Predicted 3D model of a 379-nucleotide RNA (Bacterial RNase P class A) from an Actinomycetota bacterium. Its Rfam family is "Bacterial RNase P class A". Rfam classes the family as a ribozyme. Gene Ontology terms of the family: dimeric ribonuclease P complex, tRNA processing and ribonuclease P activity. A source record names the gene rnpB. Of the family's consensus pairs, 94% are formed in the model. Lineage of the source: Bacteria > Bacillati > Actinomycetota. The coordinates come from a structure-prediction model, not an experiment, and the mean pLDDT is 78.
RNA sequence: GGAGUCGGCCAGGCGACCGCGGCGAGGCUCGACCUCGUCGAGGAAAGUCCGGACUCCGCAGGGCAGGACGCUGGGUAACGCCCAGGCGCGGCGACGCGCGGAAAGUGCAACAGAGAGCAGACCGCCGGAAGGCCCGCGACGCGACGCGAGGUCGCGCGGCCCUCCGGUAAGGGUGAAACGGUGCGGUAAGAGCGCACCGGCGCCGGCGGUGACGCUGGCGGCCAGGCAAACCCCGUCCGGAGCAAGGCCAAGCAGGUGCGUUGAGGUGGCCCGCUGAGCACCAGGUAGGCCGCAACGAGACCGGUGGUGACGCCGGUCCUAGACAGAUGGUCGCCACCCACUUCGGGUACAGAAUCCGGCUUAUCGGCCGGCUCCCCGC
Repeated sequence: GGAGUCGGCCAGGCGACCGCGGCGAGGCUCGACCUCGUCGAGGAAAGUCCGGACUCCGCAGGGCAGGACGCUGGGUAACGCCCAGGCGCGGCGACGCGCGGAAAGUGCAACAGAGAGCAGACCGCCGGAAGGCCCGCGACGCGACGCGAGGUCGCGCGGCCCUCCGGUAAGGGUGAAACGGUGCGGUAAGAGCGCACCGGCGCCGGCGGUGACGCUGGCGGCCAGGCAAACCCCGUCCGGAGCAAGGCCAAGCAGGUGCGUUGAGGUGGCCCGCUGAGCACCAGGUAGGCCGCAACGAGACCGGUGGUGACGCCGGUCCUAGACAGAUGGUCGCCACCCACUUCGGGUACAGAAUCCGGCUUAUCGGCCGGCUCCCCGC
């Protein structure tokens, strides 16, 4: 210098003006009013996919059904999340991806292929039977002719072809996948059929590790394909519904009880006067309002400390988005970056809270920082 990998961060900045919502204070002409102050979207607020807090039903102990998860150890309120480790696969590497059981049973596998599971005989190889052709070159055997010479002829247990029966999983070919690999022996030809080594698996041990697992000794030819996001088996966890949860207050109408035209009630507390048919209470609860709910929390930042780490503990500082499912915006100027680049001009991603919190996933123009790896060059 180039290529790559992992992690973290930012999400245009400043100023002016106009506007919107919450809260607080003040003002008056008291209103859906004005003024001032203060606060006002995100790393994902998203998908609503997991886990919890909270609330109600209920009392959830056991079983069935159902669902989720699945290497080991740890973290956490909890998780399907995170951290560390193990094994396998990919990559030169940094690193990334995956994870119970297919040797309990059932099932599935397009196309191609002879055969797709304790398989299969299409070609090939080998053995046997029948038939046809040839006996020429090398002539393998037998016979005949011939003095002799495969010189000539015939036949065959010889050669070639075809058919049938059987053996064979070494070789070819098909496929994503074809029932360990190499070698020697063995055989008609072959084959873990036998043996040696290697690989895998199972069983019994030893050593290391909390464990997954690793290393290693012995035995057994045991050689066992894939799929469990197919059924299933094993283990762990799960009661249901969700803030439209749920709670409080409570018009009007209807209901109940009591009082009332022998005057209830109203008329500023009482009396007089006037008026004249309702009034009071109760229960549930609609409209509506309030709480839940927004400033205290599994909170943020800084420092210390324990831990490889996720994270825990201690100390200090800080904290106000929030609804009517309704606010959080706009214009101009300067600057920064990008497109076009001479100017004019255009653009600055993805997206927007709704009970709250922890995750995962998905979307995202562009930019910054750091760790590490590989290659090249220079000293």